[in-house]
RNA sequence: GCGCUCAUAGCUCAAUGGAUAGAGCAUUCGACUCCGACUCGGAAGGUUGCAGGUUCGACUCCUGUUGAGCGCGCCA
Numbered sequence: 001g002c003g004c005u006c007a008u009a010g011c012u013c014a015a016u017g018g019a020u021a022g023a024g025c026a027u028u029c030g031a032c033u034c035c036g037a038c039u040c041g042g043a044a045g046g047u048u049g050c051a052g053g054u055u056c057g058a059c060u061c062c063u064g065u066u067g068a069g070c071g072c073g074c075c076a
Base pairs, nucleotide, nucleotide: 001072002071003070004069005068006067007066010025011024012023013022018056027043028042029041030040031039049065050064051063052062053061
């Protein structure tokens, strides 16, 4: 330098171009208990890496770009 993959909640991950972007764990509140653990119920938590574009509609498609991983090439 070229190519491929990945980036979504604090963490691990879902999400045919069509919903109000969801789940588990963690956090927090409540129930239960003498107290706690377990268990059960609720809540909060998101600029989908960033910037544009296409579309009636984008996490999803296109372009650029940043970061991480892998492969290939070059090294006078």

Overview:
A computed fold for a 76-nucleotide RNA from an Erysipelotrichaceae bacterium, annotated as transfer RNA. It matches the Rfam family "tRNA". Rfam links the family to the GO term triplet codon-amino acid adaptor activity. About the family: Transfer RNA (tRNA) molecules are approximately 80 nucleotides in length. Rfam classes the family as a transfer RNA. The prediction has a mean pLDDT of 80.